This is a predicted structure of a 476-nucleotide part of an RNA (small-subunit ribosomal RNA, 3' major domain) from a metagenome. Its mean pLDDT, the model's own confidence on a scale to 100, is 84.
Context: one part of a larger RNA
């Protein structure tokens, strides 16, 4: 100087407390461990692994296993020789592969043993490796933590390591600001500048809107720019004003005006560093290893196994509910190998059909919870939907291993969950639907969007984590 203390002081955080809803019990989905297996490819492992890499394993992907095959190789550069490229057909084989046949002659020019590109062939130099090492590395990332810290120059001080500044008195979300002060300044962080949302003005009115005037089944059409909305440009909030407290400061408390009040809400943004944290399997890369194989190709299988254990979720156990009928109100997105309307067929998944739309025009697309009415009457039920049987639909060469969905039948566990444990302070929790990415199909995951919309916070004694000062130490 740090680190640590079941030392002290001050302060903060859904850290506790006050509340609301869960997990832990059930069934299923998904990830992991374990076990099994020819293989169940690899990585991630307290917080900071476990719906994680994977924004999507039937083949492919795919790295694993089995079988069959290749040998300058699937790919790059150089050498020799030939041919444009390329397309079609037939035989063998499960395919990779292999044997033959036919068609075909382009582009550029200094027109010839020419060149470019491509294919085949020849020869070695080499290619190749998702093989090892993240404890050799770059890059990227997690975490402490959006915590308020981390440092430097000059000066001063101490024999020196170092100290001072950065401590003290107040204050703040903040090393934020003020005052004091052997310090005076400065840098990286904080804040602000950026995006979005909340109010208004102005400009512009099509595909958007409709108050007035006509018109229609319908903003449908004429018309209109007022309103909504869209998207450009501006304004607006700064403790600016008033009162009080305070040290005449910084600031705090209350009030006014205002759409908004004290960082307005949300996002992006992550200092010096810590964990030899994670990643050699995104990529790049040193070294090592391999080279008829640890490389490459094909087919089938596996990654989907299943006495079990754990994590994360979905659906429930019902009446604030289930069922049936009827009736409203969103936002944000996607669409050309696409979204697909009306109509018709089907009980339905869906089929047919083909209008429109590169989309404020067309379409996905009926939002659902909600309102109104009827029914069920506390039951393992008209709750719950697992499992299984049958019949189908769609995608795709192909749904057996191993897809999603529909219909009929079947109708398991489950009656609110032990010890323990998690999230959340407001348009939040809870609850309800909607969309997108993932390039056939395949979400209860992820990311986004809106609808309805709470309870509680006395407080900081205690648990956990963190910041500052101080103290002890046989620790570094």
């Nucleotide at each position: 100087u740090g680190a640590c203390g079941g030392g002290g002081g001050c302060c903060c955080g859904c850290a506790c407390a006050a509340g609301c809803g869960g997990u832990g019990g059930a069934g299923c989905a998904u990830g992991u461990g374990g076990u099994u297996u020819a293989a169940u490819u690899c990585g991630a492992u307290g917080a900071u692994a476990c719906g994680c890499g994977a924004a999507g394993a039937a083949c492919c992907u795919u790295a694993c296993c089995u079988a069959c095959c290749c040998a300058u190789g699937a790919c790059a550069u150089u050498u020799u020789a030939a041919g444009a490229a390329u397309g079609a057909c037939a035989g063998a084989g499960a395919a990779a592969u292999u044997u033959g046949u036919c068609a075909g002659u382009g582009c550029c020019u200094u027109u010839a043993u020419g060149g470019a590109a491509c294919u085949u062939u020849u020869a070695a130099a080499c290619a190749g490796g998702u093989g090892c090492u993240g404890c050799a590395u770059g890059g990227c990332u997690g975490u402490c933590g959006u915590c308020a810290g981390c440092u430097c120059g000059u000066g001063u001080u101490g024999u020196g390591a170092g100290a001072u500044g950065u401590u003290g008195g107040g204050u703040u979300a903040a090393g934020u600001c003020c005052c004091g002060u052997a310090a005076c300044g400065a840098g990286c962080g904080c804040a602000a500048c950026c995006c979005u949302u909340g109010c208004a003005a102005u400009c512009a009115g099509u595909u958007g809107c409709c108050a007035u005037c006509a018109u229609u089944a319908a903003g449908u059409u004429g018309g209109g720019g007022a309103c909504u909305c869209u998207g450009g440009u501006u304004g607006g909030a700064c403790u600016g004003c008033c009162g009080g407290u305070g040290a005449u400061a910084a600031a705090c408390c209350g009030g006014a005006g205002g759409a908004g009040g004290g960082u307005g809400g949300g996002g992006a943004c992550g200092a010096c560093g810590u964990c030899a944290a994670g990643u050699c399997a995104u990529c790049a890369u040193g070294g090592c290893c391999u080279u008829u194989a640890u490389g490459g190709g094909u087919a089938g299988g596996g990654c989907c196994a299943c006495a079990c254990a754990c994590g994360u979720g979905c659906u429930a156990c019902a009446a604030u509910g289930g069922g049936c009928g009827u009736u409203a109100c969103a936002g944000a997105g996607g669409g050309a190998a696409g979204c697909u309307a009306a109509g018709c067929c089907g009980a339905g998944a869906g089929g047919u059909g083909g209008a429109g739309c590169a989309a404020a025009u067309c379409u996905c697309a009926c939002a659902a919870a909600g309102g109104c009415g009827c029914u069920c009457g506390u039951a393992g039920u008209c709750c719950g939907g697992a499992u299984u049987g049958a019949a189908g639909u769609c995608u795709g060469c192909a749904a057996c291993u191993c897809g999603a969905c529909u219909u009929c039948a079947u109708g398991a566990a489950g009656u609110u969950g032990g010890a323990a444990u998690c999230g959340c302070u407001a348009g939040u929790a809870a609850u309800c639907g909607u969309g997108a990415a993932u390039g056939a199909g395949a979400a209860u995951g992820u990311c986004a969007c809106g609808g309805u919309g709470a309870a509680u916070a006395c407080g900081u004694u205690c648990c956990c984590g963190g910041g500052c000062c101080u103290u002890g130490u046989a620790c570094a």